[in-house]
RNA sequence: GGUCCCUUCGUCUAUCGGUUAGGACGCUAGAUUUUCAUUCUAGAAAGGGGAGUUCGAUUCUCCCAGGGACUGCCA
Numbered sequence: 001g002g003u004c005c006c007u008u009c010g011u012c013u014a015u016c017g018g019u020u021a022g023g024a025c026g027c028u029a030g031a032u033u034u035u036c037a038u039u040c041u042a043g044a045a046a047g048g049g050g051a052g053u054u055c056g057a058u059u060c061u062c063c064c065a066g067g068g069a070c071u072g073c074c075a
Base pairs, nucleotide, nucleotide: 001071002070003069004068005067006066007065010025011024012023013022018055027043028042029041030040031039048064049063050062051061052060
């Protein structure tokens, strides 16, 4: 340099064009309990940046950024 893949709550992840973006753990509050733990209930919290296509984009295309895998040339 080339090809390919990835980027979503604090963390790990689901989503294959129309969801108030779901789940687990963690966190906060409440209930239960003599207390703690456990258990239960509720809540806060996320689409890397830009452009395009589309009635509509986290999802499809392109560019950029970051990360990863494989592989080449020169010396």